RNA sequence: UCUGAUAAAGCCACACUCCGGGUGACCGGAGGUCGGAAAGUCACGGAUCUCAUUAUAUGAGAAAGCCGGACUGCCUGAG
Repeated sequence: UCUGAUAAAGCCACACUCCGGGUGACCGGAGGUCGGAAAGUCACGGAUCUCAUUAUAUGAGAAAGCCGGACUGCCUGAG
């Protein structure tokens, strides 16, 4: 540097349920385990969702386990 979720040691935790927070998207904790080789971090671009506004537009948010991008990183194997 490349490779691997059909290996091993580990890791995360979709949906859903309960409790709490929030106008809401959603978030936190516990359980759960569909999946993941970056499902670690960021939110830079596109897409998505929420609130305000009569609505477009605009503004403020949400998530990012949708696509692309940037940074960091465990192990196997190869160079």
Record summary:
This is a predicted structure of a 79-nucleotide RNA (c-di-GMP-I-GGC riboswitch aptamer) from a Thermodesulfobacteriota bacterium. The model forms 90% of the base pairs in the Rfam consensus. Rfam family: c-di-GMP-I-GGC riboswitch aptamer. Rfam links the family to the GO term cyclic-di-GMP binding. The sequence was found by an Rfam model in a public genome assembly.